[in-house]
């Protein structure tokens, strides 16, 4: 260059057009404990950027950006 494919809370991840955008870890806070550490309960936290299609889009279609994989 060409073909595929991936990108969602600090981290991993789950979600196949109508959800409060969902676990887990890690972080606040709070109860237990002389104190730590464990346990419990509780709280912020994400749809990689721009455009389309749709009554509606994290989902689908483009392109761009980062990446990975095959292939010349």
């Nucleotide at each position: 260059g060409c073909u595929u494919c991936c990108u969602u809370c600090g981290u991993c991840u789950a979600g196949u057009g109508g959800u409060u955008a969902g676990g887990a870890c890690a972080a606040g806070a709070g109860a237990u404990u002389c104190u730590c550490a464990g346990u419990c309960u509780u709280u912020a936290a994400a749809c990689a950027u721009g455009g389309g299609u749709u009554c509606g889009a994290c989902u689908c279609c483009c392109a761009u950006a980062g990446g990975a994989a095959g292939u010349g």
Notes: Transfer RNA from uncultured Ruminococcus sp., 72 nucleotides, folded computationally. Rfam family: tRNA. By type it is a transfer RNA. Rfam's curators write: Transfer RNA (tRNA) molecules are approximately 80 nucleotides in length. The coordinates come from a structure-prediction model, not an experiment, and the mean pLDDT is 81.